[in-house]
RNA sequence: CAGGUGCAAUAGGUAGUUGCUGGUAGCGUAAGCUACGAGAGGAAAGUCCGGGCUACAGGUGAGACAGGACUCCAUCUAACGGAUGGCCAGAGUAAUCUGAGGGCAAGUGCAACAGAGAGUAGACCGCCAAGCCUUUGGCUUGGUAAGGGUGAAAGGGUGGGGUAAGAGCCCACCAGUGCUUGUGGUAACAUAGGCAGCUAGGUAAACCCUGUCCGUAGCAAGAAGUAUAUGGUAUGAGUCUCACAAGCCAUUAAAUUGGCACUCAUACUUCGCUUGAGCGUAUUGGCAACAAUACGCCUAGAUAAAUAACUACCCACGACAAAACCCGGCUUAUCGUUGCACCUGAUUU
Numbered sequence: 001c002a003g004g005u006g007c008a009a010u011a012g013g014u015a016g017u018u019g020c021u022g023g024u025a026g027c028g029u030a031a032g033c034u035a036c037g038a039g040a041g042g043a044a045a046g047u048c049c050g051g052g053c054u055a056c057a058g059g060u061g062a063g064a065c066a067g068g069a070c071u072c073c074a075u076c077u078a079a080c081g082g083a084u085g086g087c088c089a090g091a092g093u094a095a096u097c098u099g100a101g102g103g104c105a106a107g108u109g110c111a112a113c114a115g116a117g118a119g120u121a122g123a124c125c126g127c128c129a130a131g132c133c134u135u136u137g138g139c140u141u142g143g144u145a146a147g148g149g150u151g152a153a154a155g156g157g158u159g160g161g162g163u164a165a166g167a168g169c170c171c172a173c174c175a176g177u178g179c180u181u182g183u184g185g186u187a188a189c190a191u192a193g194g195c196a197g198c199u200a201g202g203u204a205a206a207c208c209c210u211g212u213c214c215g216u217a218g219c220a221a222g223a224a225g226u227a228u229a230u231g232g233u234a235u236g237a238g239u240c241u242c243a244c245a246a247g248c249c250a251u252u253a254a255a256u257u258g259g260c261a262c263u264c265a266u267a268c269u270u271c272g273c274u275u276g277a278g279c280g281u282a283u284u285g286g287c288a289a290c291a292a293u294a295c296g297c298c299u300a301g302a303u304a305a306a307u308a309a310c311u312a313c314c315c316a317c318g319a320c321a322a323a324a325c326c327c328g329g330c331u332u333a334u335c336g337u338u339g340c341a342c343c344u345g346a347u348u349u
Stems, first nucleotide, its partner, number of pairs: 001345010012314007020039002023036005041320001045331002048329005053218004059244007067214004072086005087101001088099004102209002107207002109203002124148002126144008156174006175199002177196008222271007231263003247260004278297008
């Protein structure tokens, strides 16, 4: 200097004039006025996960089945299908990236065509032996799976012995599998051995199995008040079973009757509504995610929906785009500018 990889910040800026919405303080009977300060994102989007919060009056508890999600190891977190760090596998020269990463010897399936045969899966060509014949050879019977062929994939591989010809039939080495020992590691695993000829193809984002977890509905949740009129003892957590119970009091053979208590519906108003699992800095612990402590900060709460308009200058000439209870993630869209670290190549010193 060029190319690449990973992480982070920012998201037009400055000044002036006019305007809008909430808050705090003052004045005002009130309407309102004055001053100060604040006012839409990194994704506010999707509504995909996880929660905080709210309700489930007046049924409770236990079990089974169904349904859904995840699925290597350890840690973080309020929790997660998230994050961090590892192990293994694959891609890449590398930095690094991806993984819906357990089990096919529990069972059931699937794999067109070709091929003898595609998994309790084989004999087409070939090789060997015997017999027969019309004897450059042909036919029949038996043996064989080393060689060839078909296929994406074909009965572990290489070498040797052995055999009529062959074959883990036997042996050596290698690979896999099972059992087992040592070392390192919290572990997943890695590595060095021993025994056993055991050789059991592929596929589970195929059905399935293992292990773990899961109540429903959602701020249009819900709470309170006023008014209206008139119902009810429910609905709601899938299905089934068992036990207890049947809002309270009195009564009845009884869920029979009476009273009390609670509650549904409609309209309006107020609350919920923004101080948070919050943010920043420093120290300590930790590889890290993160945790603890100390100090500091308060940064939209609208309700038919506020944050805008104009002028001047600067520049990198501005993409994707707009809160509606709140937060932690994931996913998607995206113009540029800046910073840090790492990898590869070339050149120079």
Molecule: Bacterial RNase P class A
Organism: Sulfurovum sp.